[in-house]
RNA sequence: GGAGUCGGAGAGAGAGUCGCUGCGAGACUUCGGUCUCGGAGAGGAAAGUCCGGACUCCAUAGGGCAGCGCGCUGGGUAACUCCCAGGCGGGGCGACCCGACGGAAAGUGCAACAGAGAGUAGACCGCCAACGGCCGGCGGCGACGUCGGUACGGGUAAGGGUGAAACGGUGGGGUAAGAGCCCACCAGCAUCUCGGGUAACCGGGAUGGCUCGGCAAACCCCGCGCGGAGCAAGACCAAAUAGGGGAGCGAUGGCGUGGCCCGCGCCGCUCCCGGGUAGGUUGCUCGAGGCGGCAGGUAACUGCCGUCCCAGAGGAAUGACAUCUCCUUCUCUUGCGAGAAGAACAGAAUCCGGCUUAUGACCGACUCCGCUC
Numbered sequence: 001g002g003a004g005u006c007g008g009a010g011a012g013a014g015a016g017u018c019g020c021u022g023c024g025a026g027a028c029u030u031c032g033g034u035c036u037c038g039g040a041g042a043g044g045a046a047a048g049u050c051c052g053g054a055c056u057c058c059a060u061a062g063g064g065c066a067g068c069g070c071g072c073u074g075g076g077u078a079a080c081u082c083c084c085a086g087g088c089g090g091g092g093c094g095a096c097c098c099g100a101c102g103g104a105a106a107g108u109g110c111a112a113c114a115g116a117g118a119g120u121a122g123a124c125c126g127c128c129a130a131c132g133g134c135c136g137g138c139g140g141c142g143a144c145g146u147c148g149g150u151a152c153g154g155g156u157a158a159g160g161g162u163g164a165a166a167c168g169g170u171g172g173g174g175u176a177a178g179a180g181c182c183c184a185c186c187a188g189c190a191u192c193u194c195g196g197g198u199a200a201c202c203g204g205g206a207u208g209g210c211u212c213g214g215c216a217a218a219c220c221c222c223g224c225g226c227g228g229a230g231c232a233a234g235a236c237c238a239a240a241u242a243g244g245g246g247a248g249c250g251a252u253g254g255c256g257u258g259g260c261c262c263g264c265g266c267c268g269c270u271c272c273c274g275g276g277u278a279g280g281u282u283g284c285u286c287g288a289g290g291c292g293g294c295a296g297g298u299a300a301c302u303g304c305c306g307u308c309c310c311a312g313a314g315g316a317a318u319g320a321c322a323u324c325u326c327c328u329u330c331u332c333u334u335g336c337g338a339g340a341a342g343a344a345c346a347g348a349a350u351c352c353g354g355c356u357u358a359u360g361a362c363c364g365a366c367u368c369c370g371c372u373c
Base pairs, nucleotide, nucleotide: 001369002368003367004366005365006364007363008362012326013325014324015323016321017320018319020041021040023038024037025036026035027034028033043345047356048355050354051353052352053351054350055230056229057228058227067226068225069224070223071222072086073085074084075083076082087101088099089098090097091096102221103220107219108218109215110214124160125159126156127155128154131153132152133150134149135148136147137146138145139144168186169185170184171183172182173181187211189208190207191206192205193204194203195202196201234282235281236280237279244273245272246271247270248269249268253267254266255265256264257263289308290307291306292305293304294303295302296301327342328341329340330339331338332337
């Protein structure tokens, strides 16, 4: 100097002018509000709404079925599918990164193309004349024997070939040719066992049958977890209009029932009650809270002490001006200094812990390569 890996902190600070939304105080008021002053007012992701909780309501939610999610070990946590530490597997020269990482010797299923065959599979080329057959020579009266040839029946899985993947690898024996068919070593598996580790697991020994392919983010099996809906949850107050219930009222009015009266029903007026809508209030922001210190722990995290109060709107405020000072970066200049920029992603809506995604600039540690001393 180049290429890269991991981590950290911040998302300019202060002052000014004009606005916007809550809060507190004061003044005025026609009680609807208005004015003045003070103080506060977006994020690291407020996002996606993907997980986990708090809180609320529902039929109290105990068990089962279905469905969904998760799946190495130990720890952390209110909880988690998250985090930390470790194990194993994979990738990278390396710093380091990635992993849905239980079960395929329970069952079902799947594997394009190529290939003979994709699974107790399979024989295309090749190899094989030991066996049966056929042809020929020789011997024999004959049954037949013997020699040679032939891949017809067959045998074979060494070698070639196909494929991501073809029933373990190397060597030797064996055989007609071959093959765990037999043997030695190696790899792997199962059982037993020793040592280390809390454990996952690691290292070693003995025995065994000789090898049991891949996919479970295919069905499935095993284990664990999950009741549902969500602040538009829910609670309270409560118009107008319409409708409901009750009480009372009449020159005992009108209509209906009825032959007529009483009675009953409906219509009318007044008052009361309750449900519910608009609207208002609440839930609402003090919380598994922030910051600092000490202690424990490798760490995630936890405990104690001190200190601080830090948006709470409701169609939804949090903006604009670029004026001054400082800070950071860049450019020019020998220097003093001058100029420019402060960009990106993006906007709270009950709250909190995570994950993921978007994004510009800075700092630190480490790795690899090249050059120079």